[in-house]
Molecule: c-di-GMP-I riboswitch aptamer
Organism: Paenibacillus whitsoniae
RNA sequence: UCACGAUAAAGGCAAAUGACGCGAAAGCGGCAGACGCAAAGCUACAGGGGCUAACCGGCGAGGACGCCGUAUGCCUGCCAGCUACCGCA
Numbered sequence: 001u002c003a004c005g006a007u008a009a010a011g012g013c014a015a016a017u018g019a020c021g022c023g024a025a026a027g028c029g030g031c032a033g034a035c036g037c038a039a040a041g042c043u044a045c046a047g048g049g050g051c052u053a054a055c056c057g058g059c060g061a062g063g064a065c066g067c068c069g070u071a072u073g074c075c076u077g078c079c080a081g082c083u084a085c086c087g088c089a
Base pairs, nucleotide, nucleotide: 004087005086012037013036017032018031020029021028022027035077041082042081043080047079048078049075050074051073056069057068058067059066060065
């Protein structure tokens, strides 16, 4: 240095849920809370995959609206790329 991840050390993050707020929604924010995580750190313009469908387009309706398509919206605790503490075997 690379790989690896211990009944090690120092620490770190924070699922579900709750109330509040933002958003059309997916989802996000801080507070409480801990299911878990050796990258549960960063990246959505390295790439893949997934979620939502506002705007827009098409169709159906007298209309409210419904259905279909579609990210520019969202998810990194889905895979992944990049970076990184410690050092038993």